[in-house]
RNA sequence: GAGUCGGGCGGACGCGGCGCUCGCGAACCCGGUCAGGUCCGGAAGGAAGCAGCCGUAACGAUACCGUCUGCGGGUCGUUCCGGCUCCCA
Numbered sequence: 001g002a003g004u005c006g007g008g009c010g011g012a013c014g015c016g017g018c019g020c021u022c023g024c025g026a027a028c029c030c031g032g033u034c035a036g037g038u039c040c041g042g043a044a045g046g047a048a049g050c051a052g053c054c055g056u057a058a059c060g061a062u063a064c065c066g067u068c069u070g071c072g073g074g075u076c077g078u079u080c081c082g083g084c085u086c087c088c089a
Stems, first nucleotide, its partner, number of pairs: 001086007008078004013072005018066002021061003030055004038047003
């Protein structure tokens, strides 16, 4: 100096997770607000609270996207590390 093998590191890619987004969403055993009605009160007023409405966990989807993340015995690179073989002086 060349080749080869292994390792480290980096890139692209693939798959998964998470996020974003969308859907759905707790019959009561989730949250908020609680018409009506109920309860307490002489009243003023107060309490719990169904339906409805809003939201959350969970669940489903997720083409595209992400300064995110795991894996890849596959892929490309590497002025990094090591083994082996060969060549030159």
Predicted 3D model of an 89-nucleotide RNA (Bacterial small signal recognition particle RNA) from Pacificimonas flava. It matches the Rfam family "Bacterial small signal recognition particle RNA". Gene Ontology terms of the family: signal recognition particle, plasma membrane targeting and SRP-dependent cotranslational protein targeting to membrane, signal sequence recognition. Clan: SRP clan. Of the family's consensus pairs, 92% are formed in the model. Its mean pLDDT, the model's own confidence on a scale to 100, is 77.